[in-house]
Context: one part of a larger RNA
């Protein structure tokens, strides 16, 4: 100086991007335990006492004919290193909010987490030699020794209340008409050549699929969900009114939010002081209903911010062991 350990007056997060690291706690018996809650939980909640050894009394239980043996309880009582769950080992606690319901699973070596899954929900395809799949796109194999309560795709992710509006594009699926269309088919009719028969060419109508045009349906299918202008006896606002446009103009809910740019938005609480947080307003640059929406008890080595406890994180370093580093042999 540095690494691993200890230990430290007085304060206690004044450190720091954050309590990161360290510290507390820790076991078992007795009390006692709050919002919430899906009545299972939350709970070891939180919080309190108490536990070493020696004595006397008393009281059980097991076995014994007794005598005793062997292990609890309660009651006094006395000891000492003030100390007893003696060493090891061995939850800090509590509030609030996002996010995911949970338990699980991931980037072997920089992420474990809100991602991924998950039980539950919805559409959709599949009638069996099934839908898909794999395969030289055969043969054969899986699906499956399974058969619509079954397999396959895809969305969404417990549970609770729900889940609006548009089918105009885009896909999907259904449509005996109708345009339009290929190969074929069909031959009016041109050309060449040749005395001609006849041989070559070329060739309009006509009839001809499926797909596209049409014409429906269809959004837990991709997807989308307006503008300007006036208007109330202060001002201010605008239930009203007018007007253009759209397939339809965002409905419950939630809303400066993991989304708010302007913004450290206003406002209230918390603090002596709060770009963080909470609770409320709405002016949502640019929320929004299974690309789900709000909620929600349990859960989380997740993230935010707030209090107790306790601590060398800090004021502010210091000393001590151990091992380097470093000087000298």
């Nucleotide at each position: 100086c540095g690494a691993u350990g200890c230990u430290g007056a007085a304060g206690g997060a004044a450190c720091u991007a954050g309590g990161c690291a360290a510290c507390u706690u820790g076991c078992c018996c007795u009390c006692g335990u709050a919002a919430c809650u899906u009545c299972g939980g939350g709970a070891u909640a939180a919080g309190a006492g108490g536990g070493c050894c020696c004595c006397a009394c008393u009281u059980g239980u097991a076995c014994g004919c007794a005598a005793g043996u062997a292990u609890g309880g309660g009651u006094g009582g006395g000891g000492g290193a003030c100390a007893c769950a003696a060493a090891c080992u061995a939850g800090g606690g509590a509030g609030u909010a996002g996010c995911g319901a949970c338990u699980g699973u991931u980037u072997a070596u920089u992420a474990a987490a809100a991602a991924c899954a998950c039980a539950g929900g919805g559409c959709u395809c599949u009638g069996c030699a099934a839908a898909c799949a794999c395969g030289a796109u055969u043969a054969g194999u899986g699906g499956a020794u399974g058969u619509a309560u079954a397999g396959g795709g895809u969305c969404u992710g417990a549970c609770g209340c729900c889940u609006g509006c548009c089918c105009g594009g885009u896909g999907c699926u259904g449509g005996a008409a109708g345009g339009u269309u290929a190969a074929a088919a069909g031959g009016a009719g041109a050309u060449g050549u040749g005395c001609a028969a006849g041989c070559a060419u070329u060739g309009a109508a006509u009839u001809g699929a499926a797909g596209c045009c049409c014409c429906a349906g269809u959004a837990a299918a991709c997807g989308g969900c307006g503008g300007c202008c006036g208007u109330a006896a202060c001002g201010a606002u605008a239930a009203c009114g007018g007007u253009c446009c759209u397939a339809a103009g965002g409905u419950g809910g939630c809303g400066a939010a993991a989304u708010u740019c302007c913004u450290u938005g206003u406002c209230g609480g918390g603090u002596a002081a709060g770009u963080u947080c909470c609770g409320a307003c709405c002016c949502g640059c640019a929320c929004g209903a299974a690309u789900g929406g709000c909620g929600u008890a349990a859960c989380g080595a997740c993230u935010u911010c707030u209090c107790c406890g306790g601590u060398g994180u800090c004021u502010c370093c210091a000393g001590c062991a151990u091992c380097g580093a470093c000087u000298c042999a």